The RNA shown here (Bacterial RNase P class A) has 340 nucleotides and comes from Oxalobacter sp. The model forms 95% of the base pairs in the Rfam consensus. RNAcentral holds the sequence, with entries from ENA. Its Rfam family is "Bacterial RNase P class A". It is annotated as a ribozyme. It is recorded under the gene name rnpB. Lineage of the source: Bacteria > Pseudomonadota > Burkholderiales > Oxalobacteraceae > Oxalobacter.
Formats: sequence, C1' cells, structure tokens
RNA sequence: GAAGCAAGCCAGACAGUCGCUGGCCGUCGUGAAAACGGCGGCGGGAGGAAGGUCCGGACACCAUAGAGCGGGGUGACGGCUAACGGCCGUCCGCUGAAAGCCGCAAGGUAUAAGGCGAGGAAUAGGGCCACAGAGACGAGUCUUUGCGACGCUUGCGUCGCAAAGGGUGAAACGCGGUAACCUCCACUCGGUGCAAUUCCAAGUAGGCACGCAUUGAUGCUGCUCGCGGAGCGUGCGGGUAGGAAGCUUGAGCGCAGGAGUAAUCCGGCGCCUAGAGGAAUGACUGUCAUAGCAACGCAAGUUGCCGUAACAGAAUCCGGCCUAUCGGCUUGCUUCACUU
Repeated sequence: GAAGCAAGCCAGACAGUCGCUGGCCGUCGUGAAAACGGCGGCGGGAGGAAGGUCCGGACACCAUAGAGCGGGGUGACGGCUAACGGCCGUCCGCUGAAAGCCGCAAGGUAUAAGGCGAGGAAUAGGGCCACAGAGACGAGUCUUUGCGACGCUUGCGUCGCAAAGGGUGAAACGCGGUAACCUCCACUCGGUGCAAUUCCAAGUAGGCACGCAUUGAUGCUGCUCGCGGAGCGUGCGGGUAGGAAGCUUGAGCGCAGGAGUAAUCCGGCGCCUAGAGGAAUGACUGUCAUAGCAACGCAAGUUGCCGUAACAGAAUCCGGCCUAUCGGCUUGCUUCACUU
C1' cells in the first nucleotide's frame, strides 16, 4: 500500500436566570392523628435501544401442593448462568476477498480471518416430491435385441425369462430425498399476571327470587384420579368509587487484584444514580469542545458560519434476542506485495 473482517465507548460539557417534580433537614400554619400547604437549605430527575412483547426469571396470588393423560420447548460435545430458544469453547457442514495460477478472451480456480447453521432418528409407521415424463415409492413400464411356448390372415399378436439403452426430470430395474410435515428417541415444562396482589376508612339491604350444594358445590389452566371443606351461579334491587402500600438497595454499578482459552466466578475497597399517578424530568443566554462548510496560508494553523442533527421518551424490576438509527472516537485479527 491492496483486500477481507471483528469489537468497544460516547449520545455533548461547564456557568447563570426562570420554571416543573421527588427525597432529606429546619421552620411556620390547619388538623385528634394521618396528612396538606407556605418559606429556606442540600442533593437527585427519561435510553442504547426506554421500542417489539419473541423467550427466561424475581415477586404476588390460586394453595395444603401431588400423580397421570393431553399439550408445549430444546436437540453435535462440553462449560457458564437464577434461568433461557441466551452466552463461551471445541467439532462437523456450508460460505468466504485480494494476490498467485490456468486461459487469446469471456471466465475459472483454492484458502485465511470472518459469517451462517432449526447440527438426534428415514430399516417403527404414515404423508409429500409441483411441472415435465410412459412411469415418482414401489415397482414396474416405454424402446431394442436374444431365447422359449401358444394362436394364426406365410407375418403379426400374446405370455414368460435374460441383456442393453434413449428421452423427461433435482431424483427412475436406488433399500432416493424430505422430519422448519405427522411421528419416534433423549432431556425438560403448574397457571395467571403490577389492570398481580395487600391493608385501612366510610357506607348500604348480613336484601329478595330461582337453581345447585355435607349423598361434598365453587376451586386447583383442558380431562381423570386425588386434595379440600362451604357456600356457589343467574336475575332483580340498594350503597360506595376515598386513602395507603406494592414503588425502587438491585441475580446493582465502578476500581484494582486473583482463577480460567473464554463466557464467567471469587473475595477487597468505594458509590446510591427517576419513582410519576392522567402522569414531572423543560426553556433561554454565554463560553468551550469533536465533526461539517467557506476563506487565508507552502505547511503547521488562523478566522468566520452552522448544528447536537438520526432512531426516538421510563410506569414492578431484571437477563437475553430482534428491529430502527445521525455523527464521532478507539482498539484488534487475517492474507498478499514492497521497503528497512
């Protein structure tokens, strides 16, 4: 220098003014208290995907918590993890550029790093293989040749055996292909979900009718067994819609060290970084900084302009996967050529 690739980080910073909102502290007011409001101070406030709801969980309830059938998930081997259809390593298969080589040319050719893989079983059974072709799952059948038998219009037809081959097509006298078709094998799986659920206050009618129900109802996802032990369903009618919790300290984050090929794990030190409740997290000004444009300059660089532009906004939380996307920065891997 040519060519092919992989990973990580950021998602502007600082200062001032005004505004919204949560927490803590102090103070004042209302109040029986809870709580609400005013003032002051301190310190916080939307992402790498917050999106999709495709997987897995934590947590809550069913509920005292089982078994079987059905139904689902995964699929080379091993490891990591709370778990997963995720991640890491190894194997297998496919893919994979420049250069070099072959060739008049068109073009062809192997491999590196990397990328992809829904990677068990086709002799347990079933289904499917379009079109084309005579024929597509089990065999025969189309053509030709040879041999034998029979019939008979002296040359054909029928049957049997053997051999060879053409065309169609991905595949045809093979133990074919396909299981991201059913199925079989191995392992594995309760259900519902923060609109889960828990508590307090107030109030009415602890209502009426019908049906089921201790000869066992509702219930435990569907069915059966089993468990359990008192109301349940429908209709009419009446009262209420208030407040608090769940709600953010986490399978959390950062730094250095150790073990391991790695994913990851171990202990040490430090940090606390939204919690709204119809839903806050904003606006303006100035300076600086990476990028872009223009001018000047041999260059280094200087000056001016412009804009945080894209995808997009928490709602119980977390680990993955997938999708969308502006711009910038950093690091590494492989092959070839040249120079030193």